[in-house]
Molecule: transfer RNA
Organism: Candidatus Melainabacteria bacterium GWF2_37_15
RNA sequence: GGGCAGUUGGCGCAGUUGGUAGCGCACCAGAUCGACAUUCUGGGGGUCACUGGUUCGAGCCCAGUACUGCCCA
Numbered sequence: 001g002g003g004c005a006g007u008u009g010g011c012g013c014a015g016u017u018g019g020u021a022g023c024g025c026a027c028c029a030g031a032u033c034g035a036c037a038u039u040c041u042g043g044g045g046g047u048c049a050c051u052g053g054u055u056c057g058a059g060c061c062c063a064g065u066a067c068u069g070c071c072c073a
Base pairs, nucleotide, nucleotide: 001072002071003070004069005068006067007066010025011024012023013022019056027043028042029041030040031039049065050064051063052062053061
């Protein structure tokens, strides 16, 4: 330098045919317990790497850039 894959709450991951983003763990509060843990109930937290474009509407489509991994040179 070229090719491929990935980037989504604190962490690990989903997200179909474009229609206002969810799960597990963690965190907070309450219940339970003599207490802790477990269990149960409820709650907070993300504008989806960044910029631009297409569209009535983009996590999803297009272009560019950045970062990570793998392969080739």